[in-house]
RNA sequence: UUUGCCUCAAGGCAAACCAGCGGAAACUCUGGGACGCAAAGCUAUAGGGGCUAAAACAGCCAGCCAGCUACCAAA
Numbered sequence: 001u002u003u004g005c006c007u008c009a010a011g012g013c014a015a016a017c018c019a020g021c022g023g024a025a026a027c028u029c030u031g032g033g034a035c036g037c038a039a040a041g042c043u044a045u046a047g048g049g050g051c052u053a054a055a056a057c058a059g060c061c062a063g064c065c066a067g068c069u070a071c072c073a074a075a
Base pairs, nucleotide, nucleotide: 001075002074003073004072012037013036017032018031019030020029022027035063041068042067043066047065048064049061050060051059052058
């Protein structure tokens, strides 16, 4: 640097749902939980896309694509 469909070490994250806080909502956070994830790590005006609606110089989504970075294995 490339590849990782399958397989390996240390392990990591945590959908739905439930309880609680916040919010108009989308949704977030904490705890439980585990559908899945080889980037389910980070990035949300200054890439695309989607959601909310109090319509606005608004809010939200990174577990949609994308960008950046990284562990392990093999070559």

Background
The RNA shown here (c-di-GMP-I riboswitch aptamer) has 75 nucleotides. It matches the Rfam family "c-di-GMP-I riboswitch aptamer". Its family is annotated with cyclic-di-GMP binding in the Gene Ontology. Its mean pLDDT, the model's own confidence on a scale to 100, is 80.